[in-house]
RNA sequence: GGGUCGCUAGCUCAGCGGUAGAGCAUUCGGCUUUUAACCGAUUGGUCUCGGGUUCGAAUCCCGGGCGACCCA
Numbered sequence: 001g002g003g004u005c006g007c008u009a010g011c012u013c014a015g016c017g018g019u020a021g022a023g024c025a026u027u028c029g030g031c032u033u034u035u036a037a038c039c040g041a042u043u044g045g046u047c048u049c050g051g052g053u054u055c056g057a058a059u060c061c062c063g064g065g066c067g068a069c070c071c072a
Stems, first nucleotide, its partner, number of pairs: 001071007010024004018055001027041004048064005
C1' cells in the first nucleotide's frame, strides 16, 4: 500500500427496509432467621461518525475513524 470482516444497552450478542431486542448486570420487591440461590417487576440506546438513496435506513450505497485477520 491492497483486500476481507467487525463496531447495536454497563458486558456478551441477536435483529429480512416498516415501533430497536435477549441473556447477564443495575435497581425494587417476594421467598429465607440471614446470605447465596430461586421467583416477579424495573431501569438502561446519538445502532462508531458524516453524507446519499427511499414515504420510511441499525439494515442499501459512498466516504472517514477504530479493531482483527490475510496478501504485498
The prediction has a mean pLDDT of 81. The RNA shown here (transfer RNA) has 72 nucleotides and comes from Leptolyngbya sp. NIES-3755. RNAcentral holds the sequence, with entries from ENA, GtRNAdb, MGnify and Rfam. The organism belongs to Leptolyngbya, within Bacteria. Its Rfam family is "tRNA". It is annotated as a transfer RNA. Gene Ontology term of the family: triplet codon-amino acid adaptor activity.